[in-house]
A computed fold for a 73-nucleotide RNA from Treponema sp., annotated as transfer RNA.
RNA sequence: GCCAACUUAGCUCAUCCGGUAGAGCAGCGCAUUCGUAACGCGCAGGUGGUUGGUUCAAGUCCGACAGUUGGCU
Numbered sequence: 001g002c003c004a005a006c007u008u009a010g011c012u013c014a015u016c017c018g019g020u021a022g023a024g025c026a027g028c029g030c031a032u033u034c035g036u037a038a039c040g041c042g043c044a045g046g047u048g049g050u051u052g053g054u055u056c057a058a059g060u061c062c063g064a065c066a067g068u069u070g071g072c073u
Base pairs, nucleotide, nucleotide: 001072002071003070004069005068006067007066010025011024012023013022019056027043028042029041030040049065050064051063052062053061
């Protein structure tokens, strides 16, 4: 220098062909216990990398840019 994949909650990841963004762990509260942990119930947490476009409607489709990883030279 060229090519590909990826970027979504604090972390690890889902969300098949566009139609209300979810789970596990972590966090907080309650319950349980003599007490702690574990288990149980509940709550909170997202401008979906940035920006522009297509569409009635975009995490999803298209472009540019940035970052990460891998491959080629």
Rfam family: tRNA. Its family is annotated with triplet codon-amino acid adaptor activity in the Gene Ontology.